RNAcentral holds the sequence, with entries from Rfam. c-di-GMP-I riboswitch aptamer from Salipaludibacillus agaradhaerens, 95 nucleotides, folded computationally. It matches the Rfam family "c-di-GMP-I riboswitch aptamer". Rfam links the family to the GO term cyclic-di-GMP binding. The organism belongs to Salipaludibacillus, within Bacteria. Model confidence (mean pLDDT): 83 of 100. Of the family's consensus pairs, 100% are formed in the model.
[in-house]
RNA sequence: ACUAGUUAAAGGCAAACCUGUUUAAAGAUAGGGACGCAAAGUUACGGGUCUAAGGGUCAUUUGCUUGUAUGAUCUAUGAUCGCCGGACCGCCUAU
Numbered sequence: 001a002c003u004a005g006u007u008a009a010a011g012g013c014a015a016a017c018c019u020g021u022u023u024a025a026a027g028a029u030a031g032g033g034a035c036g037c038a039a040a041g042u043u044a045c046g047g048g049u050c051u052a053a054g055g056g057u058c059a060u061u062u063g064c065u066u067g068u069a070u071g072a073u074c075u076a077u078g079a080u081c082g083c084c085g086g087a088c089c090g091c092c093u094a095u
Stems, first nucleotide, its partner, number of pairs: 003094003012037002017032006035082001041088003045085003048080003054075007
């Protein structure tokens, strides 16, 4: 340095859930808490997935039109790295 993650050793992270904060929401975040993780370290680069404030379309309501209101649907610029892959960094041991 490459490969492997099985043998230890030292450690590390922290799911669900609860509470607080934040957000339109998804989610994030702090504390508690451990389901698990050899990258469950970093990075939204590619894919997937989640949400739909704003925007588009449609429908309903209204005597008609235009609006208002309600609902449906589409949409990421929002989110997710503990969904998968890529990139970068890293502990230990062994060959």